RNA sequence: CCUCAAUCAGGAAAUGGUGUCUUCCUGUCCCAACCGCGUAAUGCUGAUGGCGCCUGCUUCAUU
Numbered sequence: 001c002c003u004c005a006a007u008c009a010g011g012a013a014a015u016g017g018u019g020u021c022u023u024c025c026u027g028u029c030c031c032a033a034c035c036g037c038g039u040a041a042u043g044c045u046g047a048u049g050g051c052g053c054c055u056g057c058u059u060c061a062u063u
Stems, first nucleotide, its partner, number of pairs: 008027006016054006036044002
């Protein structure tokens, strides 16, 4: 000096909040992870990366 691993810290995972787990990125600057699909249309799916809860939206049923 470079690389890898661990620990710690921060960030990200197509629309909100939160808990937890997973993955990824960064830790001198520059820089990164990330920014859906599509026949590209006045089109399509989804508030999650996964799960749980709350909130918003939509539909149906009951009172």
Fluoride riboswitch aptamer (crcB RNA motif) from a Chitinophagaceae bacterium, 63 nucleotides, folded computationally. The sequence was found by an Rfam model in a public genome assembly.